[in-house]
RNAcentral holds the full RNA, with entries from ENA and SILVA. Small-subunit ribosomal RNA, 3' major domain from Planomicrobium okeanokoites, 476 nucleotides, folded computationally. The coordinates come from a structure-prediction model, not an experiment, and the mean pLDDT is 84. NCBI's taxonomy places the organism under Bacteria, Bacillati, Bacilli, Caryophanales, Planomicrobium.
Context: one part of a larger RNA
RNA sequence: UGACGGGGGCCCGCACAAGCGGUGGAGCAUGUGGUUUAAUUCGAAGCAACGCGAAGAACCUUACCAGGUCUUGACAUCCCGCUGACCGCCUUAGAGAUAAGGCUUUCCCUUCGGGGACAGCGGUGACAGGUGGUGCAUGGUGGUCGUCAGCUCGUGUCGUGAGAUGUUGGGUUAAGUCCCGCACGAGCGCACCCCUGAUUUUUAGUUCCCAGCAUUCAGUUGGCCAUUCUAAGGUGACUGCCGGUGACAACCCGGAGAAGGGGGGGGAUGACGUCAAAUCAUCAUCCCCUUUAUGCCCUGGGCACCCCACUUGUUCCAAUGGACGGUCCAAAGGCCACCCAACCCGCGAGGGGGAGCCAUUCCCAAAAACCCGUUUUCAGUUGGGAUUCCGGGCUGCAAUUGCCCGCCAGGAACCGGGAUUCGUUGGUAAUCUUGGAUCACCAUGCCCCGUUGAAUACGUUCCCGGCCCUGGUCCA
Numbered sequence: 001u002g003a004c005g006g007g008g009g010c011c012c013g014c015a016c017a018a019g020c021g022g023u024g025g026a027g028c029a030u031g032u033g034g035u036u037u038a039a040u041u042c043g044a045a046g047c048a049a050c051g052c053g054a055a056g057a058a059c060c061u062u063a064c065c066a067g068g069u070c071u072u073g074a075c076a077u078c079c080c081g082c083u084g085a086c087c088g089c090c091u092u093a094g095a096g097a098u099a100a101g102g103c104u105u106u107c108c109c110u111u112c113g114g115g116g117a118c119a120g121c122g123g124u125g126a127c128a129g130g131u132g133g134u135g136c137a138u139g140g141u142g143g144u145c146g147u148c149a150g151c152u153c154g155u156g157u158c159g160u161g162a163g164a165u166g167u168u169g170g171g172u173u174a175a176g177u178c179c180c181g182c183a184c185g186a187g188c189g190c191a192c193c194c195c196u197g198a199u200u201u202u203u204a205g206u207u208c209c210c211a212g213c214a215u216u217c218a219g220u221u222g223g224c225c226a227u228u229c230u231a232a233g234g235u236g237a238c239u240g241c242c243g244g245u246g247a248c249a250a251c252c253c254g255g256a257g258a259a260g261g262g263g264g265g266g267g268a269u270g271a272c273g274u275c276a277a278a279u280c281a282u283c284a285u286c287c288c289c290u291u292u293a294u295g296c297c298c299u300g301g302g303c304a305c306c307c308c309a310c311u312u313g314u315u316c317c318a319a320u321g322g323a324c325g326g327u328c329c330a331a332a333g334g335c336c337a338c339c340c341a342a343c344c345c346g347c348g349a350g351g352g353g354g355a356g357c358c359a360u361u362c363c364c365a366a367a368a369a370c371c372c373g374u375u376u377u378c379a380g381u382u383g384g385g386a387u388u389c390c391g392g393g394c395u396g397c398a399a400u401u402g403c404c405c406g407c408c409a410g411g412a413a414c415c416g417g418g419a420u421u422c423g424u425u426g427g428u429a430a431u432c433u434u435g436g437a438u439c440a441c442c443a444u445g446c447c448c449c450g451u452u453g454a455a456u457a458c459g460u461u462c463c464c465g466g467c468c469c470u471g472g473u474c475c476a
Stems, first nucleotide, its partner, number of pairs: 001476002003473002007470003011466003015460002019424004026315004031310003034306001042053002064301005070295001073127001077126002079123006088103006106117004129290002132288002138284002140279002143275001145273001150188006156165003169180003194267003200234006210223001213222002238261001241255004317417001321376006333364002339356001343352003383414001388409001392405002430452001432450001435447002
């Protein structure tokens, strides 16, 4: 100087407390461990691995295994020889890779000998190739402490020196934020600048809108641009105003006005550094290893096994509910061989059909809970839907290992979950649906959108993590 302490002081954070809803119990989904296996490819390991890489494993993907092939190679550059193509179509053998054969099929210059471009085949060696190893050789990238308020420097001063000072102190703040004292200044952080939704205004008025005028079953049509909305620019909030407190300060408390009030709500933004933390399998890369194989192609299998253990979810155990019928209201997205309307068939998944739309125009699209009726009356039930059989549908070359969906029938555990543990302070939790990426098909996962919409916070003694000051230390 740091670090540490079941030392002290000061102060924060859903850290505790106060509430609400979960986990741990059951079924299922998913990831992991373990076991098994020819292979169950690899990585991730307390927080910060475990619905993680994977925004989507039937083939492909695919890296793994078995078998069948190739050896200048699936891919790049250079050299030599032969051919004239390449592409496309067909036949045969084969699981296919592949092998054999047939049809069709180039350009430029020319002294007609040939030369060149391009392509295929064959050959030689330089080389290619490697998701092989090392993340403890690395770059890059992201994680974490932590959006915590810190981390430093120049000059000066003090100290033999390591170092100190500044950065400590009194207040204050979300903040090393600001003020006052104090070495003076400065940098990276904080804050501001950026995006978004809240207010209002200007411009614009189609595909949006419809107050007034006509018209219609219907903003449907004529019209109109007021309103809504859209999307470009402005406006607005600054402790600006008033009162109080405070050290005539910074600030804090209350009030007025306001759409919004004291950082107004979200997001992006992550200092010096820590964890030899993660990644050589995104990519790049030193070195090592491999080179008729640790490379490449193909078929099939595996990544999907299953006595078990854990993680994260989902559906539940019901009456604030279930079933049936009726009926109301969003926002944000997506769409070209893609979204797919009306209408018809089917109990349904779906099929037929073909209008519209390169979209503020058409379509996906029905929002769901809510609300109004009827029924059910406390049961393993009209709760719950696992699992199973039959026969169906879709995607796709292909659905057996091993997809998803629907119908009939059957109908399991489960009656609120031990110790424990998680999220959450407001348009939040809880609840209810919608959409998107990936994607032929496949979502209880992930990312977004809106609907309905709470309870509680006395307080900082205690648990956890963190900031600052300080006395201690056998630690570095």